[in-house]
RNA sequence: CGCGGAGUGGCAGCAGCUGGUAGCUCGCCAGGCUCAUAACCUGGAGGUCAUUGGUUCGAAUCCAAUCUCCGCAA
Numbered sequence: 001c002g003c004g005g006a007g008u009g010g011c012a013g014c015a016g017c018u019g020g021u022a023g024c025u026c027g028c029c030a031g032g033c034u035c036a037u038a039a040c041c042u043g044g045a046g047g048u049c050a051u052u053g054g055u056u057c058g059a060a061u062c063c064a065a066u067c068u069c070c071g072c073a074a
Base pairs, nucleotide, nucleotide: 002072003071004070005069006068007067010026012025013024014023020057028044029043030042031041032040050066051065052064053063054062
């Protein structure tokens, strides 16, 4: 240098990708339960969907470039 894949709350793990206002698990906070802790139950906070631009009435999703990581080939 070439090819392919990935980037989504919290240095967590993932879904959503035939475009229509982003969800799950764990974690965190509060409450309940308990003598108490854990477990369990309920509720809540937290996301410019890597960045920039484009297409579109509308983009996490399509297109282009860039950045980071992983793999393959050399």

Predicted 3D model of a 74-nucleotide RNA (transfer RNA) from a Bacteroidaceae bacterium. It matches the Rfam family "tRNA". By type it is a transfer RNA. The source organism's lineage runs through Bacteria, Pseudomonadati, Bacteroidia, Bacteroidales and Bacteroidaceae. The sequence was found in a public genome assembly. The coordinates come from a structure-prediction model, not an experiment, and the mean pLDDT is 81.